[in-house]
RNA sequence: GCGUGAUGGUCGCGGCAUGCCGGUUCGAGUGGUGUGCUGAGGAAAGUCCGAGCUCCCGAGGGCAGACUGCCAGGUAACACCUGGGCGCCGCGAGGCGACGGAAAGGGCCACAGAAAACAGACCGCCCUUUAUCCAAGGGUAAGGGUGAAACGGUGGGGUAAGAGCCCACCGCGCGCCUGGUAACAGGCGUGGCACGGUAACCCCCAGUCGGAGCAAGGCCAAAUAAGCAGCGAGACCCGGCCCGGGUCGCCUGAGCUGCGGGUAGGCCGCGUGAGGUGGCUGGCGACAGCCAUCCCAGAGAGAUGACCAUCUGCCCGUUUCGGCGGGCAAACAGAACUCGGCUUAUGGCCCUA
Numbered sequence: 001g002c003g004u005g006a007u008g009g010u011c012g013c014g015g016c017a018u019g020c021c022g023g024u025u026c027g028a029g030u031g032g033u034g035u036g037c038u039g040a041g042g043a044a045a046g047u048c049c050g051a052g053c054u055c056c057c058g059a060g061g062g063c064a065g066a067c068u069g070c071c072a073g074g075u076a077a078c079a080c081c082u083g084g085g086c087g088c089c090g091c092g093a094g095g096c097g098a099c100g101g102a103a104a105g106g107g108c109c110a111c112a113g114a115a116a117a118c119a120g121a122c123c124g125c126c127c128u129u130u131a132u133c134c135a136a137g138g139g140u141a142a143g144g145g146u147g148a149a150a151c152g153g154u155g156g157g158g159u160a161a162g163a164g165c166c167c168a169c170c171g172c173g174c175g176c177c178u179g180g181u182a183a184c185a186g187g188c189g190u191g192g193c194a195c196g197g198u199a200a201c202c203c204c205c206a207g208u209c210g211g212a213g214c215a216a217g218g219c220c221a222a223a224u225a226a227g228c229a230g231c232g233a234g235a236c237c238c239g240g241c242c243c244g245g246g247u248c249g250c251c252u253g254a255g256c257u258g259c260g261g262g263u264a265g266g267c268c269g270c271g272u273g274a275g276g277u278g279g280c281u282g283g284c285g286a287c288a289g290c291c292a293u294c295c296c297a298g299a300g301a302g303a304u305g306a307c308c309a310u311c312u313g314c315c316c317g318u319u320u321c322g323g324c325g326g327g328c329a330a331a332c333a334g335a336a337c338u339c340g341g342c343u344u345a346u347g348g349c350c351c352u353a
Base pairs, nucleotide, nucleotide: 001349002348004331005311006310007309008308009307010306011305013039014038015037016036017035018034019033020032021031022030041332045343046342048341049340050339051338052337053213054212055211056210058248060247063244065209066208067207068206069205070084071083072082073081074080085099086097087096088095089094100204101203105202106201107198108197109196122144123143124140125139126138127137128136152170153169154168155167156166157165171193172191173190174189175188176187177186178185179184217268218267219266220265227259228258229257230256231255239251240250241249275294276293277292278291279290280289281288282287312329313328314327315326316325317324318323
């Protein structure tokens, strides 16, 4: 990556179209049969994202809240995909990334350790007292130790011993140049140089977001208890406009709240769509455009199963290597409004490394 064999037939299930035959009837609505066509997946799973669609008049501008976080593209959109940059892992092909900000502020960094952020001396080194040791005083942070991490690194000079104290290179900051749409990469110059980490901690910055959801929502039929109680405006203020709080705008009310009762029947929504397949063109690619062609489930306690034949594939045995015989159709697993992703499970075959 493919897809759970293919083709034909028989019987049995569901749907659509059409013809015929009923039954019932005020009516929503319904049964049988002939013919034709058609009927589960790459994940239908998870319900983690994004949408289409439905309802709330607008879903206007914002708060709170939530999400995303390098750059450029793709897409209806996305937290997805493609290409690139940087960092890390890998011998490698490749893979991973919660990838803006630590100088706005706050919090945290256990234990160990002298010390965990303008920290600091346990061992050590040097000086004085003193020839040596102990004690005392002073200097030091290069060496050792602790730790996940110890206030730049390596080398040289210098020093009583040391230290960016000085120097070279690297690192870091600042400035400029070159390449690139950009992220960024490279180069030159300059400065001894500002003091750790953590933001899937709070936070800051940039961007996105109205809410709820097919049990959305709409139609028809029927039934009950023209049920009871409380509050109650005439409006500019009360009430309503579907998470919360507020605003604009709008609506315009006898409604609002509580208790109690009836109904759960039938139909629509329900599949022609950001659709599938093939070809051409453009593009590194994701993908886009054009042409042609096809219609490929709609259940409602929820449908597709069994058998036969041939071919194909796989497995086992055998072979005179022509073949023969037998077996299997395997795993994960079943639509419920639909689509684009991600994640997880997986027998067999193929491709790449």
Molecule: Bacterial RNase P class A
Organism: soil metagenome